This is a predicted structure of a 105-nucleotide RNA (SAM riboswitch aptamer (S box leader)) from Rossellomorea marisflavi.
The RNAcentral record of the sequence draws on Rfam and Ribocentre.
Rfam family: SAM riboswitch aptamer (S box leader). About the family: The SAM riboswitch is found upstream of a number of genes which code for proteins involved in methionine or cysteine biosynthesis in Gram-positive bacteria.
The coordinates come from a structure-prediction model, not an experiment, and the mean pLDDT is 83.

RNA sequence: CAAUUAUCAAGAGCGACCGAGGGAUCAGGCCCUAUGACGUCCGGCAACCUCCAUAUGGAACGGUGCUAAUUCCUGCAGGAUGUUUUUCAUUCUGAGAGAUAAGUC
Numbered sequence: 001c002a003a004u005u006a007u008c009a010a011g012a013g014c015g016a017c018c019g020a021g022g023g024a025u026c027a028g029g030c031c032c033u034a035u036g037a038c039g040u041c042c043g044g045c046a047a048c049c050u051c052c053a054u055a056u057g058g059a060a061c062g063g064u065g066c067u068a069a070u071u072c073c074u075g076c077a078g079g080a081u082g083u084u085u086u087u088c089a090u091u092c093u094g095a096g097a098g099a100u101a102a103g104u105c
Base pairs, nucleotide, nucleotide: 002104004102005101006100007099008098013042015041016040017039021032022031023030026075027074028073029072043067044066045065048063049062050059051058052057053056071097076094077093078092079091080090081089082088
């Protein structure tokens, strides 16, 4: 890097350092941010791997992960409702894209 499987509506700081952008990418929205964001450290959350009993419970030393907003929302296809020539708005389902884990090539 690629494919497979699973999950993505819950949860998590009033700390320290740093110092300007950040929310994956493109577009459109909407937000966070000198009352210090992002990032790093510490703390914390969770329980994929792991461990212990066992058939669904428990633990959290270790490997990861996460720690504003549903993966912040929309983009593609189909359905429903309202309006209607078209369109548009709201909503639901699925796909796509992405993130994370596990074991593979």